[in-house]
RNA sequence: GAAGCAGGACAGAUGACCGCUGCUCCGCCUUCGAGGUGGAGGGGAGGAAAGUCCGGGCUCCGAAGGACAAGGCGCUGGGUAAUCCCCAGUCCCGGUAACGGGCAGGAAAGUGCCACAGAAAGGAAACCGCCCGCGCCGAUGCUUUGCAUCGACGCGGGUAAGGGUGAAAGGGUGAGGUAAGAGCUCACCAGGCCUGCCGGUGACGGCAGGUGCUCGGUAAACCCCGCCUGGAGCAAGGCCAAAUAGGGGGACGUUCGAGGGUGGUCCGUCCAAGUCCCCGGGUAGGUCGCUCGAUCUUGUCGGUAACGGCGAGGCUAGAUGAAUGGUCAUCACCCCGUAGCGGGUAACCGCUUCGGGGGACAGAACCCGGCUUAUGGCCUGCUUCAACA
Numbered sequence: 001g002a003a004g005c006a007g008g009a010c011a012g013a014u015g016a017c018c019g020c021u022g023c024u025c026c027g028c029c030u031u032c033g034a035g036g037u038g039g040a041g042g043g044g045a046g047g048a049a050a051g052u053c054c055g056g057g058c059u060c061c062g063a064a065g066g067a068c069a070a071g072g073c074g075c076u077g078g079g080u081a082a083u084c085c086c087c088a089g090u091c092c093c094g095g096u097a098a099c100g101g102g103c104a105g106g107a108a109a110g111u112g113c114c115a116c117a118g119a120a121a122g123g124a125a126a127c128c129g130c131c132c133g134c135g136c137c138g139a140u141g142c143u144u145u146g147c148a149u150c151g152a153c154g155c156g157g158g159u160a161a162g163g164g165u166g167a168a169a170g171g172g173u174g175a176g177g178u179a180a181g182a183g184c185u186c187a188c189c190a191g192g193c194c195u196g197c198c199g200g201u202g203a204c205g206g207c208a209g210g211u212g213c214u215c216g217g218u219a220a221a222c223c224c225c226g227c228c229u230g231g232a233g234c235a236a237g238g239c240c241a242a243a244u245a246g247g248g249g250g251a252c253g254u255u256c257g258a259g260g261g262u263g264g265u266c267c268g269u270c271c272a273a274g275u276c277c278c279c280g281g282g283u284a285g286g287u288c289g290c291u292c293g294a295u296c297u298u299g300u301c302g303g304u305a306a307c308g309g310c311g312a313g314g315c316u317a318g319a320u321g322a323a324u325g326g327u328c329a330u331c332a333c334c335c336c337g338u339a340g341c342g343g344g345u346a347a348c349c350g351c352u353u354c355g356g357g358g359g360a361c362a363g364a365a366c367c368c369g370g371c372u373u374a375u376g377g378c379c380u381g382c383u384u385c386a387a388c389a
Stems, first nucleotide, its partner, number of pairs: 001385008010376001012331007020044002023041007046361001050372002053370005058233004070229005075089005090104001091102004105224002110222002112218003127163002129159007137151006171189006190214002192211008237288004247279006259271004295314008333358005339352005
C1' cells in the first nucleotide's frame, strides 16, 4: 500500500428570534362549566422509536385435573423474570488466515420418496463384458458316419473384478482362491458396532481389545423419543357521567280540568290529555391505568463471559386526530473550485486564503428483554499478500 476479519462509540455544537404540547406557579375575565385568556419557569423521540417475529410484566375472562388432538422446541453447560434470546464450549462445514456458519435427537424401529440417465436407487440388479454347459452351423487339423481346436448364433446358468449411467451403484490396496469372480479367505488401511480404561460437570475426546459387521441419502416426508403450551389483549380494564330516546316507581289529572297560552298579578277567556318528580342501566365526554422501573449513571467485588451482588448519585416525553418544529448567525466536519507557501525529478501530498455546495435511515402511543430489517461517516485491534529498510 491492497484485500479482508472482528469490535466500539457517535448521530454536529452554541446563541438569537418565532412557534407547538404537557407540567408548576402567579394574574385577569367568567354564563362558575373538566370554562376562557395572559405572563414566568421548567420538560419534550431513537439506535433503530420500524417489522410486530419471539419472550415476559400488567389486566380481564376465568380454574386450565386426566385422555386424545393440534402446535412449538430439540448437541452440552451456564445466564435470565422469561425466551425460538445471550455467553462459553463440543461436533460438523466454509475460509491460506483473522474469523464465520449450522431448524445439530433418532435413518442399526416401521413406512414412503430418491428427478434425468441407467439393466438396477437399496438387504437390489445381468445392458455390454467375462466364465461354464448344451444345441446347431462354419473353418482348420488328424488316425475321417468320428474326435480335437477356433469362431459365429441360439438356449440355460454363474459372475459385481472391468466398461457404461448417475449427485449417489452396497469399503480401499494387494495376495490367495476360482471355470470366471466375489470379505469367499488372509495381510494392511478406513469406518461402524460391542467391551473396558483414562480425561472432562457434560456434549465429547483419547487409548486398548474383540467382531468381516461394511448397514446409501432424506425426518424443513410421515413417524418415533423427550420437554413445553388455557384464552384475549391498554380499543386490556376501573371510576365519574350530560342531552335525547326508551325502562322501573311515585304524585296530580282527563264531566269535579293537571298543565299551557293571553296578561305586571288575580278573576275572566282560549287550547287541552297528559304533566311533574325520583331511581337504575347505557351512550357522548372526562378521568385513572400512564410512566419509579427486571430503571439509568458511576464505583467496586465475583465470574473466561453472558450476567450477578453491594455502595453512591439521578428522575430522563407522556401526547390522544395525536406536540417534540422553523429561520438566521458563528464554529466544527465532508466535497468542489480558487490563489499562495512548503516538500518531491515527477505524478502528487500537506498547510493556509476566498467563494460555492452538502449532512443518512427514520417519528414514541401500556412498559420492558431480545431478534430482524433500514441507515451515515468515524475510531480501534487483528489476518493475508506485496514492496522497502
A computed fold for a 389-nucleotide RNA from a Desulfatiglandaceae bacterium, annotated as Bacterial RNase P class A. The prediction has a mean pLDDT of 79. Its Rfam family is "Bacterial RNase P class A". Rfam links the family to the GO terms ribonuclease P activity, tRNA processing and dimeric ribonuclease P complex. It is recorded under the gene name rnpB.